[in-house]
Molecule: transfer RNA
Organism: Gemmatimonadales bacterium
């Protein structure tokens, strides 16, 4: 110095082939139930999708450029 991956919710990670209102699991905060927890069920909050440009009629998706990690090569 190269090369190839990853950045989405408090965490872990789907979605990547552009087109509906971005989702789950856990975690949170209410309800039911309990004599009171915990399970369970219900149901709500919570996301400028890691930044800037760019193509598009439309971008989390594609392209450029940075940013921050991870692995390998030297």
């Nucleotide at each position: 110095g190269g090369c190839c991956c990853c950045u989405u919710a408090g965490c872990u990670c789907a979605g990547a082939c552009g087109g509906u209102c971005a989702g789950a699991g856990c975690g949170c905060c209410g309800g039911u139930c309990u004599g009171a927890u915990a399970c369970a069920c219900c149901g709500g909050a919570g996301g400028u999708c890691c930044g800037a440009g760019g193509c598009u009629c439309a971008a989390c998706u594609c392209c450029u450029c940075g940013a921050g990690g991870g692995u390998c090569c030297a």